[in-house]
RNA sequence: UGAGAGCGGAGGCAAACGGCGGGAAACCGUCGGGCGCAAAGCUAUGGGUCUACGAUAGGCAUGAGGCUUAUCACAGAUCGCCAGGCUGCCGAC
Numbered sequence: 001u002g003a004g005a006g007c008g009g010a011g012g013c014a015a016a017c018g019g020c021g022g023g024a025a026a027c028c029g030u031c032g033g034g035c036g037c038a039a040a041g042c043u044a045u046g047g048g049u050c051u052a053c054g055a056u057a058g059g060c061a062u063g064a065g066g067c068u069u070a071u072c073a074c075a076g077a078u079c080g081c082c083a084g085g086c087u088g089c090c091g092a093c
Base pairs, nucleotide, nucleotide: 006090012037013036017032018031019030020029021028022027035080041086042085043084045083046082047081048078049077050076051075054072055071056070057069058068059067060066
């Protein structure tokens, strides 16, 4: 210098849950926590999922308001759901 395992060391991130705060919600920030992660770093570009509102169709119920399922449209959320893009620590043999 190249290659590259994730056994060991160093360092890093941080699920559930709880406190406080933001949001209509999904969810987010922060502190504690420690399930996990070799990209669990960044990026909503494609798909998925979730939330809100609307339209159309179906179902249920009612005196009426309504509830619910599917599809479509739109605005959000999630990169710790998958794929794509960008960047990157250590270094057994």
c-di-GMP-I riboswitch aptamer, 93 nucleotides, folded computationally. The sequence was found by an Rfam model in a public genome assembly. Rfam family: c-di-GMP-I riboswitch aptamer. From the family's description: GEMM was predicted in a large-scale screen for bacterial structured RNA regulatory elements. The prediction has a mean pLDDT of 77.